């Protein structure tokens, strides 16, 4: 100087004018009590003061606080989660860590209990896809068939080599197929061949020895050696009542001599438990659909802070005589345009996931060049 990673911050401003919502106070009015002064309460309009959305308010994935249900009691069914240790009120969060993969790395990612309970599933291809297998192929003794040499024999023939040909038999090392072939690479050994035997490496291990809480890691010794999917059903471990602010609670208003069941208890079955006929539920059919609390340092409730105007900043593009900085490109300074991103609380509170113009801060990699 480029090019990455990893964390954190802001995310327009000041002024002025109109105009929203709260809220506390003035005027003002009404109404109660009073004799009066005064006191208490309600309000329209109009005037002041003070105050009025985020880092995600978004999504509705997650845990909770807080409210109701006469089991928040057992158990099935069923959801969730899934290495270790630790934070936490809890989590499927968060921090460290070990193992797997990914990058030259900084660093990312995690489908990270189980395949020897069981079940199922690996298309085509391929000989063969879980205890399976022979298409190309190598060997092939004895027996046969052949050709060649050598010896023997009057001769038919007969002995011996050498080397072809096929059977029976041997071999999964070599080569074909695949995503994936019952460890890998060399060596020796063998008719040929193979963990058969070795030496290193990978995986096993009811195994030792040492580090670590732990997960696991380092060495040792071994029989040489037993696919992969369980984000497939499943098995183990461990949590889990149930419904939510439109939860609930007070006032006030109005409406039915209605009909059924025998039961009912906030997902679903089962066992216990509680209550139960002046009960509980179910059904049709009228009626209400207000006000207040829940409700807040913003507290709406059809839903509020926006509208223009300057001026100042941020990007972006365009020009540029002078001046200033540079060896130079070119940059500041000026001028003109341009326009500031995702995006808006609705009981609250931790988390996670998505979106976000543009700027800054701060560590660490890798590459190249110069002192």
């Nucleotide at each position: 100087u480029g090019a990455g990673c990893c964390g954190g911050c802001c995310g327009g401003g000041u002024g002025g004018u109109c105009g929203c919502g709260g809220u506390c106070g003035g005027c003002g009015u009404c109404u109660a009590c009073g004799a009066a002064a005064g006191u208490g309460g309600g309000c329209a309009a109009c005037c002041g003061g003070c105050u009025g959305a985020g880092g995600a308010a978004g999504g509705u994935c997650g845990g909770g606080g807080c409210u109701c249900c006469g089991c928040a009691g057992g158990g099935c069914a069923g959801a969730g989660u899934g290495c270790u240790g630790g934070c936490u009120a809890a989590c499927g969060g968060c921090c460290a860590g070990u193992c797997g993969g990914g990058g030259c790395g900084a660093c990312c990612c995690g489908c990270a209990g189980g395949a020897a309970a069981g079940u199922g599933c690996c298309a085509c291809a391929g000989a063969a896809a879980a205890c399976a297998g022979a298409c190309c192929g190598c060997c092939g003794a004895u027996g046969g068939g052949u050709g060649c040499c050598g010896g023997c024999g009057c001769a038919g023939g007969c002995c011996g080599g050498c080397g072809c040909c096929a059977c029976a038999g041997g071999c999964a090392a070599g080569g074909g197929u695949g995503a994936a072939a019952c460890g890998g690479u060399g060596c020796g050994g063998u008719a040929a061949g193979a963990g058969c035997g070795c030496a290193c490496c990978a995986g096993c291990g009811u195994c030792c020895g040492g580090g670590g809480u732990g997960a696991c890691c380092c060495g040792g010794c071994g029989g040489c050696u037993u696919g992969g999917c369980a984000a497939a059903c499943c098995c183990c471990a461990c949590u889990c009542g149930g419904a939510g602010c439109a939860a609930g609670g007070u006032c006030a208003a109005a409406c039915g001599u209605g009909g059924g069941a025998c039961g009912g208890c906030u997902g679903g079955c089962c066992c216990g438990g509680c209550c139960u006929a002046u009960g509980u539920c179910c059904c049709c059919a009228g009626g209400u659909g207000g006000a207040c609390c829940g409700c807040a340092u913003a507290g709406a409730u059809g839903g509020a802070u926006g509208a223009c105007c300057a001026c100042c900043c941020a990007u972006c593009c365009g020009g540029u005589a002078a001046c200033c900085g540079g060896c130079a490109a070119c940059g500041g300074c000026c001028c003109g345009g341009u326009g500031g991103a995702c995006a808006g609380a609705a009981c609250c509170c931790c988390g996670c996931c998505u979106a976000c113009a543009g700027g800054c801060c701060g560590g660490c990699u890798c590459a190249c060049u110069c002192u």
Bacterial RNase P class A from an Actinomycetes bacterium, 371 nucleotides, folded computationally.
Rfam family: Bacterial RNase P class A. Gene Ontology terms of the family: dimeric ribonuclease P complex, tRNA processing and ribonuclease P activity. From the family's description: Ribonuclease P (RNase P) is a ubiquitous endoribonuclease, found in archaea, bacteria and eukarya as well as chloroplasts and mitochondria. The family's RNA type in Rfam is ribozyme.
Its mean pLDDT, the model's own confidence on a scale to 100, is 76.
The sequence was found by an Rfam model in a public genome assembly.